[in-house]
Context: one part of a larger RNA
RNA sequence: AGCGCAGGGUGAAUGCCUUGGCAUUAGGAGCCGAAGAAGGACGCGGUAAGCUGCGAAAAGCUGCGGGGAACAGCAAGCAUGUAUUGAUCCGCAGGUGUCCGAAUGGAGCAAUCCGUCAGGAGUAAAGUCCUGACAUCAUAUACUGAAUAAAUAGGUAUAUGAGGGGAACCGCCUGAACUGAAACAUCUAAGUAGGGCGAGGAAAAGAAAUCAACCGAGAUUCUGUGAGUAGUGGCGAGCGAAAGCGGAAGAGGGCAAACCGCCGGUAGAAAUACCGGCGGGGUAUGGACCGCAUAUAGUAUUCUUGAAAGUUAGGAGAAGCGAAUGGGAAGUCGCGCCGAAGAGCAUGAGAGCUGCGUAUCCGAAAACAAGAGAGAGCUAGCGGUAUCCGGAGUACCGCGGGGCACGUGAAAUCCCGUGGGAAAAUGGGGGGACCAUCCUCCAACCCUAAAUACUACCUAAUGACCGAUAGCGAACAGUACUGUGAAGGAAAGGUGAAAAGAACCCCGGGAGGGGAGUGAAAAAGAACCUGAAACCCUGUGCUU
Repeated sequence: AGCGCAGGGUGAAUGCCUUGGCAUUAGGAGCCGAAGAAGGACGCGGUAAGCUGCGAAAAGCUGCGGGGAACAGCAAGCAUGUAUUGAUCCGCAGGUGUCCGAAUGGAGCAAUCCGUCAGGAGUAAAGUCCUGACAUCAUAUACUGAAUAAAUAGGUAUAUGAGGGGAACCGCCUGAACUGAAACAUCUAAGUAGGGCGAGGAAAAGAAAUCAACCGAGAUUCUGUGAGUAGUGGCGAGCGAAAGCGGAAGAGGGCAAACCGCCGGUAGAAAUACCGGCGGGGUAUGGACCGCAUAUAGUAUUCUUGAAAGUUAGGAGAAGCGAAUGGGAAGUCGCGCCGAAGAGCAUGAGAGCUGCGUAUCCGAAAACAAGAGAGAGCUAGCGGUAUCCGGAGUACCGCGGGGCACGUGAAAUCCCGUGGGAAAAUGGGGGGACCAUCCUCCAACCCUAAAUACUACCUAAUGACCGAUAGCGAACAGUACUGUGAAGGAAAGGUGAAAAGAACCCCGGGAGGGGAGUGAAAAAGAACCUGAAACCCUGUGCUU
C1' cells in the first nucleotide's frame, strides 16, 4: 500500500410524519370608490426588532347580543393589572380612523413642502395650533358678457354626476406571426395571441319587415340531435351551417305619429300659419275617429306592508369498568353498555362508551338577503271602416370592402364607406341571382327577469392527488438576494409523551468534552426521529 473483517467519523439518502399545496363537488356571495377605494408609508405595547391587530380615541373606544372562568395576540420572562357588579373571547351595529394613493387648494423626487378664506384656541400683538371649505370635466339652470348693433364665444354661481381599482367571465374597436398546406402566394393558424375602451354580478341577445312551405310555427339565450350532413374549399390543407325534433327556462312591455289641450317662439296690423316644449291619447290579435258597453280579470314592471324559512355568534347531545404487561393502554384478558351517534381528530401504543366532536334537536337584541301573501296604484272590452297616422337622406341601386359555414361565385340576406336616391297600407320587406303567382311579415325608436359564462372571495365536503429535489415559486416567501429599471427570484420542516432543555463537580481562555442528574431511550442533548452510500479514520487478519 492492497484485499477482507470489526468499530467509528462525516454525510445526508431512505422510511415514517404533516402545519402546506393540487384537483373537484355542492351551496353561498359577486363588485369596491370623492361619505376618499384597492394598495401602501409612518406610527400605536411597561419592556417591543419582526409578524398580527389597530390609528394621535392607535394589540384598541361605545352600545346590543352570545358565552361562563380565566385573561393581558404570535411569545417566553420580569413587572403591573383585569375578571361571577360577568373580564379575555365570539357576533351585530356604531365611534375614531395620521400621511400617501383617482388624490381633488397649489407644488412635488408618493407617504413631503407651501397656501387662501371662514370659525375657534392661544398671544400685549404676532408666530403657532384645531375644525371646515377651496381640483378638473360633463350636464342642467340662472346671471353676466367681447371683437360687433342684435347675438354668439367666453366668464361666474348653484345642483347633480363622473374620475380610480378588480381573478376570470362579457360587449365593442383594433389585430399579428410561428404553424398547416409535407415548399409557397389565395387559404390556414384566427378574428386566436397581443393592444385599447366600456359594463355588470353576470354581460350580450330579445318580442319577427323571423322561419316555414301551401301544412304550419310564434321573442331571446343555453343544450342534445340534426351532422362532420347540406355546402364551402389553390374543390388542396382545411372550414363547416340551418330548418326541424327533444329538453332547460319562460314574460312581455314602453315610445314616435294621427287626435285633444296648455304654454312659449317666429311671421303678420290682425284673423291666422308654422315651429318648439309639456300633459292626455296611442302602439301591430294596429291605432286615431264613430257607435255600444263599466264589472270582473290581470299586474316582473310603481309604492307600502309582510308570514314561514335562511345568513352573520351559539346551545343540548347516549354509553366502561377491572386485571396483567409496559415509561405510558386506547392493544391483550375478563365482565358490561350506548347507538337517529361504529364520520373524524386528539389524548404517553389500534378508544363507539376519556376529550373535542358526530347523528338528531334547539337558538338572535342587532344587521343582512330573499320573499309566500295582502293592500294601494295602474291596465283593459265589442262592432264599424269613409277620412287621418303608422319611425327618410331611410329602404334600395352603382362602385369599393367587410361579415354571413358560403374564398365573387348564379350569391340572396346583414353591416360599413362613397355617389345617387323611393313608395306611403290600393304601400313596403322577405321566401338564396332575377320575374310572375302564392305565402308570410311590417324596417329605418327604446326597455326587458329566467334558463347561460366565470370564481378573486366565504362555507361544507371529497380524492386508486403530492408528501418537503414531491405538492403552488412559497408547509419558512414574493421573503433573502440580483438588477438603474421593467423584472428576476431561492434555499430552508421533524428533540421528547412532557423541557423534565442537563443543578452540581472536573479538564479547558473558550469551543468542546468527562462525570452526576432527567428521561422508556441522551447511540433522543438542542449542529437534536430514522441515519444508507460516496469520502475519512482506528484496530486486526492475509498478501506484497

This is a predicted structure of a 544-nucleotide part of an RNA (large-subunit ribosomal RNA, domain I) from a termite gut metagenome. The full RNA is in RNAcentral, with records from SILVA. The prediction has a mean pLDDT of 85.